Source information:
A computed fold for a 74-nucleotide RNA from Panagrolaimus superbus, annotated as transfer RNA. RNAcentral records the identical sequence in 2 taxa. The coordinates come from a structure-prediction model, not an experiment, and the mean pLDDT is 81. Lineage of the source: Eukaryota > Nematoda > Rhabditida > Panagrolaimoidea > Panagrolaimus. The RNAcentral record of the sequence draws on Rfam. It matches the Rfam family "tRNA". Rfam classes the family as a transfer RNA. Rfam's curators write: Transfer RNA (tRNA) molecules are approximately 80 nucleotides in length.

């Protein structure tokens, strides 16, 4: 050069071939329990889904290019 694959919440991941609220864990805060502290336990904030465009009635999912990673050929 080129092909392939990955990019979703501070972090690690789901997300089933397009379908109407984008989730879990753990993390952080609050309240609860204690004498007090973790533990348990109830609850809350957090996300323009890498970027820009394009199909579509409707995109996280589909195409197209870029951008960063991983790995492949020459």
């Nucleotide at each position: 050069g080129c092909c392939u694959u990955c990019a979703u919440a501070g972090c690690u991941c789901a997300g089933u071939c397009g379908g109407u609220u984008a989730g879990a864990g753990c993390g952080u805060c609050g309240g609860u329990c204690u004498a007090a502290u973790a533990a348990g336990c109830c609850g809350a904030a957090g996300g323009u889904c890498g970027u820009a465009g394009g199909u579509u009635c409707g995109a996280c999912c589909c195409c197209u290019a870029c951008u960063g990673g991983a790995g492949g050929c020459a």